This is a predicted structure of a 73-nucleotide RNA (transfer RNA) from a Phycisphaerae bacterium. It matches the Rfam family "tRNA". Rfam classes the family as a transfer RNA.
[in-house]
RNA sequence: GCCACGGUAGCUCAGUUGGUAGAGCAGUGGUUUUGUAAACCACCGGUCGCCGGUUCGAGUCCGGCCCGUGGCU
Numbered sequence: 001g002c003c004a005c006g007g008u009a010g011c012u013c014a015g016u017u018g019g020u021a022g023a024g025c026a027g028u029g030g031u032u033u034u035g036u037a038a039a040c041c042a043c044c045g046g047u048c049g050c051c052g053g054u055u056c057g058a059g060u061c062c063g064g065c066c067c068g069u070g071g072c073u
Base pairs, nucleotide, nucleotide: 001072002071003070004069005068006067007066010025011024012023013022019056027043028042029041030040031039049065050064051063052062053061
């Protein structure tokens, strides 16, 4: 330098044909217990890597850039 894949909550990851962004774990509160753990319930938590474009509407489609992983040279 080229090719492929990836970047979404604190972490690991979903997100279907473009139509109001989700789960598990973690955290907080509660129920239960003499108490702790476990279990159960609820809550909290997001510029969807960045900048543009298309569209009535973009996490999703298009272009450029940045970062990571793997491969080729």